[in-house]
RNA sequence: CACCGACAAUGGCAAAACUGCCGAAAGGCAGUGACGCAAAGCCACGGGUCUAAAUCGUGGGCUCCACGACAUGACAGCCGGGUUGCCGAA
Numbered sequence: 001c002a003c004c005g006a007c008a009a010u011g012g013c014a015a016a017a018c019u020g021c022c023g024a025a026a027g028g029c030a031g032u033g034a035c036g037c038a039a040a041g042c043c044a045c046g047g048g049u050c051u052a053a054a055u056c057g058u059g060g061g062c063u064c065c066a067c068g069a070c071a072u073g074a075c076a077g078c079c080g081g082g083u084u085g086c087c088g089a090a
Base pairs, nucleotide, nucleotide: 004088005087012037013036017032018031019030020029021028022027035077041083042082043081045080046079047078048075049074050073055069056068057067058066059065060064
């Protein structure tokens, strides 16, 4: 240094839920809180999942409503990939 990940050490992040704000929603941000995580740091490149405003189609009780299709929206704590990083046992 690389691989690897320990009943090691310093620490780190923060699920669900609740409250407030943003958003059509998925979801995001902040506070409280810890389910867990050796990258649960960062990045939507590939796959996958979620939402469906706008748009299109169909129907109706037709200035509106319902159903269906569909990301340009979202998820990095779904998987893969890229990239950066703490420690040093076997």

Predicted 3D model of a 90-nucleotide RNA (c-di-GMP-I riboswitch aptamer) from a Candidatus Fermentithermobacillaceae bacterium. Model confidence (mean pLDDT): 90 of 100. Its Rfam family is "c-di-GMP-I riboswitch aptamer". Gene Ontology term of the family: cyclic-di-GMP binding.